[in-house]
Context: one part of a larger RNA
RNA sequence: CUGGGCGUAAAGCGUACGUAGGCGGUUGAAUAAGUCGGAUGUGAAAGCCCCGGGCUUAACCUGGGAAUUGCAUUCGAUACUGUUCAGCUAGAGUGUGGAAGAGGGAAGUGGAAUUCCAGUGUAGCGGGUGAAAUGCGUAGAUAUCUGGAGGAACAUCAGUGGCGAAGGCGACUUCCUGUCACACUACUGACACUGAGGCACGAAAGCGUGGGGAGCAAACAGGAUUAGAUACCCUGGUAGUCCACGCCCUAAACGAUGCGAACUGGAUGUUGGGUGCAACUUGGCACUCAGUAUCGAAGCUAACGCGUUAAGUUCGCCGCCUGGGAAGUACAGUCGCAAGACUGAAACUC
Numbered sequence: 001c002u003g004g005g006c007g008u009a010a011a012g013c014g015u016a017c018g019u020a021g022g023c024g025g026u027u028g029a030a031u032a033a034g035u036c037g038g039a040u041g042u043g044a045a046a047g048c049c050c051c052g053g054g055c056u057u058a059a060c061c062u063g064g065g066a067a068u069u070g071c072a073u074u075c076g077a078u079a080c081u082g083u084u085c086a087g088c089u090a091g092a093g094u095g096u097g098g099a100a101g102a103g104g105g106a107a108g109u110g111g112a113a114u115u116c117c118a119g120u121g122u123a124g125c126g127g128g129u130g131a132a133a134u135g136c137g138u139a140g141a142u143a144u145c146u147g148g149a150g151g152a153a154c155a156u157c158a159g160u161g162g163c164g165a166a167g168g169c170g171a172c173u174u175c176c177u178g179u180c181a182c183a184c185u186a187c188u189g190a191c192a193c194u195g196a197g198g199c200a201c202g203a204a205a206g207c208g209u210g211g212g213g214a215g216c217a218a219a220c221a222g223g224a225u226u227a228g229a230u231a232c233c234c235u236g237g238u239a240g241u242c243c244a245c246g247c248c249c250u251a252a253a254c255g256a257u258g259c260g261a262a263c264u265g266g267a268u269g270u271u272g273g274g275u276g277c278a279a280c281u282u283g284g285c286a287c288u289c290a291g292u293a294u295c296g297a298a299g300c301u302a303a304c305g306c307g308u309u310a311a312g313u314u315c316g317c318c319g320c321c322u323g324g325g326a327a328g329u330a331c332a333g334u335c336g337c338a339a340g341a342c343u344g345a346a347a348c349u350c
Stems, first nucleotide, its partner, number of pairs: 004321003007304002012318001014201002017198001021194002025088007033081002035077008049065006091191001092188003095184003103177007110154001115149005124136002162169002206247006215241002220236004258317006266295012299306002323350003332343004
């Protein structure tokens, strides 16, 4: 250096964008750097290997050859790779058209419900369990109705439905804004793929400053239960949950499955387009493109299972793994207000 792997055994970075690097469609020409061939020079001798010779053999000594797979120069070859030039349109992108969507940000609005306040009204209420109690109430509660305040979340629609790179996104309206798919095939002409570093986003909890605070609820208090009960159950209840700005950067961040491309039979749904047919109001049938879900040929797999959305087959690039524990610990460094995060051992032990 090559050789093995990564759904569940160790192993895919949480996700994207992108620098260097790696790798790259098709046609022609040039070049000849890589590549291939010849020649020349060099590659010390000894040794190793082959054929001989000399000591009675052998070890040993000795002659010749081969080898020295390399390097340099030179002459050629031009399929492939590279470079340069000129093209092409199947990759990629732009344009035009109509459409779908909880994609993102900001502002405004709405109804149901909980709680509280005021009025009404009068004696018990509430709650929960296996059973109870703490609790509230003649200082007027609960229940009923009327009016008001405030915060948070948006029932039904709702769907292995949709959108987003992931995290995630669900009342309605307006404004700003990103992306995808389809149809047309007008334009550019390889502009592509991946991506060490880097940079951006990144649930919940947590942190800082200032607001807000209805419900819920870590901590905490009380009542039960119990041998005990720092719990499970109940009555309360503060941070927090909400908003703005700034941090944190972790999750079973999961499809436990990196991204891109190509290839090979099907079945049944479903979402968004397009075309055709019959219909002429919804809706239906067939084909096709893109997504999504279930089942399954071949193939693969240790099995489970995967199976055109691959875990099949084959390429390009990145990341990661190498027995269990010690340990995601110590030390050191970087980052952070902190909590801590990232990078990340060893002794020893089985």
Molecule: small-subunit ribosomal RNA, central domain
Organism: uncultured bacterium